A computed fold for a 305-nucleotide RNA from Flavobacterium sp., annotated as Bacterial RNase P class A. The source organism's lineage runs through Bacteria, Pseudomonadati, Bacteroidota, Flavobacteriales and Flavobacterium. A source record names the gene rnpB. Its Rfam family is "Bacterial RNase P class A". By type it is a ribozyme. Rfam links the family to the GO terms tRNA processing, dimeric ribonuclease P complex and ribonuclease P activity. RNAcentral holds the sequence, with entries from ENA.
RNA sequence: ACCGCAGGCCGCCUUAUCGCCGCGAGCAAUCGGGGAGGAAAGUCCGGACACCAUAGGGCAACAUAGCGGGUAACGCCCGUCGCCGGAAACGGUAGGACAAGUGCAACAGAAAGGAUGUACAGGUAAUGCUGUAGUGAAAUCAGGUAAACUCUAUGUGGUGAAAUUUCAAGUAUAUCAGCGUCAAGGGCUGCCCGCCUGUGCUGAAGGGUAGAAAGAUCGAGCCGUCGGGUAACUGCCGGCCUAGAUAAAUGAUAAGGCUUUCGAAUUUCGGAGGACAGAAUCCGGCUUACAGGCCUGCUUUUUUU
Numbered sequence: 001a002c003c004g005c006a007g008g009c010c011g012c013c014u015u016a017u018c019g020c021c022g023c024g025a026g027c028a029a030u031c032g033g034g035g036a037g038g039a040a041a042g043u044c045c046g047g048a049c050a051c052c053a054u055a056g057g058g059c060a061a062c063a064u065a066g067c068g069g070g071u072a073a074c075g076c077c078c079g080u081c082g083c084c085g086g087a088a089a090c091g092g093u094a095g096g097a098c099a100a101g102u103g104c105a106a107c108a109g110a111a112a113g114g115a116u117g118u119a120c121a122g123g124u125a126a127u128g129c130u131g132u133a134g135u136g137a138a139a140u141c142a143g144g145u146a147a148a149c150u151c152u153a154u155g156u157g158g159u160g161a162a163a164u165u166u167c168a169a170g171u172a173u174a175u176c177a178g179c180g181u182c183a184a185g186g187g188c189u190g191c192c193c194g195c196c197u198g199u200g201c202u203g204a205a206g207g208g209u210a211g212a213a214a215g216a217u218c219g220a221g222c223c224g225u226c227g228g229g230u231a232a233c234u235g236c237c238g239g240c241c242u243a244g245a246u247a248a249a250u251g252a253u254a255a256g257g258c259u260u261u262c263g264a265a266u267u268u269c270g271g272a273g274g275a276c277a278g279a280a281u282c283c284g285g286c287u288u289a290c291a292g293g294c295c296u297g298c299u300u301u302u303u304u305u
Stems, first nucleotide, its partner, number of pairs: 001301001004298007012257007020035002023032003037276001041287002044285005049160004056193004061156005066080005081095001082093004096151002101149002103145002118133005164214004173205001175204005185197004221240004226235003258274007
C1' cells in the first nucleotide's frame, strides 16, 4: 500500500421568510419549547397492558434441543466444545435418541438391514465359522438417515388498541317461528372432563344510535464517569424528558455551502442528481432494504527502513 474480515458513526448542511400539528403562559394579540427511523418496513418471535374471568386438569397441536451464562422473557444475545466452509482473520449451526417402533436408499450386485452367501482360500461333527475379492455412495458392523415419521426432555389459555373503559343521547319488542322451565342455552376452549352463569336462547321481520373523553406515551427509558465481568450484561452516583395525530401534522420557497456524475476548461463555468424509506398502544430481538462518506481493530500478500 492493495485485497479480505469484524465492529461503529453520518447519511445532505447552514441562514432567511411563510405554513402545519401539539404542549405551556396569556382575556386576546402574542411569546416560548418541541415535532418521522436505523430500519418507523416484515407482522416473524418474546413480553407489558386490556378483556374473556372466579380460574383447574387431561388430550391434541405447535415450538425449542451440546455445555455454561445474560435477560422481564425468547426460537434472541455472549462464551465455549464439536462439525462444516475459508489460506487466514472469521463465518455458519442442519448439535438429545436409530434395539421403542415404522419408513427411505434408483441402478449394479448373490444379497440393501434381524437381510443374505457369487468366486477363491482356511477351518468345523455341522453351520457364512473366518479371511480376501467382486458390485455399489453404502455389505456381513444389531451399518447410514430423525430440517424422514416418531420417541425423550422442556415450554405454550384465547383475542388484540377497530383491544378495552367511562359518559351522553335515542328507541319498540306491539309481532312471528323453533327449543326450553327437572335445567336448556351461554362462557372459559380446538376437543373432553370439571367449573361459573342461568329463564331465557336462536332465527326472521321492524326500529333507534354511530357523539365526547380516556387508553395515548415517565419507560424492563436515554446519556455520562467510576466499579464488577473474557463477554453478553450489570451495580452505585450524576444528568436529561425527546411526536402523540385521528382521515391523519412534521412542509414549501430562495441563497450559499458540501458531495456524486457528465461536458467543456485549467483562478473555473454549466447541466443533472443526493441512498433505503414515513410514526399510529408500547418495549426487547430477528429478518429484509440501503447511493455515498468516515473511523477503529484484525488476517494474508507485497514493498521500504